[in-house]
Model confidence (mean pLDDT): 87 of 100.
This is a predicted structure of a 97-nucleotide RNA (SAM riboswitch aptamer (S box leader)).
RNA sequence: UCCUUAUUAAGAGUAGCGGAGGGAACAGGCCCUGUGAAGCUCGGCAACCUGCGAAAGCAAGGUGCCAAAUCCUGCGGUGAAGACCGGAAGAUGAGGU
Numbered sequence: 001u002c003c004u005u006a007u008u009a010a011g012a013g014u015a016g017c018g019g020a021g022g023g024a025a026c027a028g029g030c031c032c033u034g035u036g037a038a039g040c041u042c043g044g045c046a047a048c049c050u051g052c053g054a055a056a057g058c059a060a061g062g063u064g065c066c067a068a069a070u071c072c073u074g075c076g077g078u079g080a081a082g083a084c085c086g087g088a089a090g091a092u093g094a095g096g097u
Base pairs, nucleotide, nucleotide: 002096003095004094005093006092007091008090013042015041016040017039021032022031023030026074027073028072029071043066044065045064048062049061050059051058052057070089075086076085077084078083
């Protein structure tokens, strides 16, 4: 890099440094942000792998995550509409290559 598979509406700071951006990419929306964005540190959440256990479960070593559904839409179906279902793409874990 690619393939398979599971999950993707729960949860997580009134902290320190930092200084203007951020919400994956493109487009259209809609938001967050000097009452302080990104990033770093600390803190926290969760429990995929892991350890223990007969199991329920417990722990928290490896990842991951900490505005809004993966912020929403984009393709297909149903519907008068609101909307609903599925897909694609993405993200994360585990396994394979």